RNA sequence: ACCUCAUCCAGAGGGGCAGAGGGACCGGCCCGACGAAGCCCCGGCAACCGACCGCACUCGUGCGGGGAAGGUGCCAACUCCGGCCGUACCAGACGGGAAGAUGGGAA
Numbered sequence: 001a002c003c004u005c006a007u008c009c010a011g012a013g014g015g016g017c018a019g020a021g022g023g024a025c026c027g028g029c030c031c032g033a034c035g036a037a038g039c040c041c042c043g044g045c046a047a048c049c050g051a052c053c054g055c056a057c058u059c060g061u062g063c064g065g066g067g068a069a070g071g072u073g074c075c076a077a078c079u080c081c082g083g084c085c086g087u088a089c090c091a092g093a094c095g096g097g098a099a100g101a102u103g104g105g106a107a
Stems, first nucleotide, its partner, number of pairs: 003105006013042005021031003025083004043075003048071002052065006079099001084096004
């Protein structure tokens, strides 16, 4: 990498270096010389894992809780919107998926 499970309408940015791209892909629509990507420093958000407390039991798992010093992640726009199917249809809208992202597990 592949497989599996959970979540994705909330939240959170300043500085330095750098110098033209970025928002996964495709279409759209945006962001960007009032400075994109990337790297570094500091700050912050959140609570998946770990740690802590409680409960249950088949005794190593499940459920719940508060906290934020550990491991990740994240800090424009709902995953920016759509892509496939259905409902409805002037436009729009709604439900479900696919794909993607993040974390846990397994290998």
This is a predicted structure of a 107-nucleotide RNA (SAM riboswitch aptamer (S box leader)) from an Actinomycetota bacterium. Taxonomically the source falls in Actinomycetota (Bacteria, Bacillati). Its Rfam family is "SAM riboswitch aptamer (S box leader)". About the family: The SAM riboswitch is found upstream of a number of genes which code for proteins involved in methionine or cysteine biosynthesis in Gram-positive bacteria.